[in-house]
A computed fold for a 72-nucleotide RNA from a soil metagenome, annotated as transfer RNA. It matches the Rfam family "tRNA". By type it is a transfer RNA.
RNA sequence: GGCGGAGUCGCCAAGUGGUAAGGCACGGGCCUGCAAAGUCUGAAUACGCGGGUUCGAUUCCCGCCUCCGCCU
Numbered sequence: 001g002g003c004g005g006a007g008u009c010g011c012c013a014a015g016u017g018g019u020a021a022g023g024c025a026c027g028g029g030c031c032u033g034c035a036a037a038g039u040c041u042g043a044a045u046a047c048g049c050g051g052g053u054u055c056g057a058u059u060c061c062c063g064c065c066u067c068c069g070c071c072u
Base pairs, nucleotide, nucleotide: 001071002070003069004068005067006066007065010024011023012022018055026042027041028040029039030038048064049063050062051061052060
């Protein structure tokens, strides 16, 4: 330099045009002598950045940034 993949709450991770799941962690309740475990529940401005298409973009297109792999 060329090609491909990835970037979503603190961490992991699903979703692929309309409303963004789940797990862990965290806060609160119950339980307990206290805790742990268990159980119920709650919140946090979560879609890498900038443009474009569209009535509408996390999703499609273009560029850029970061990471990973392959080729030379």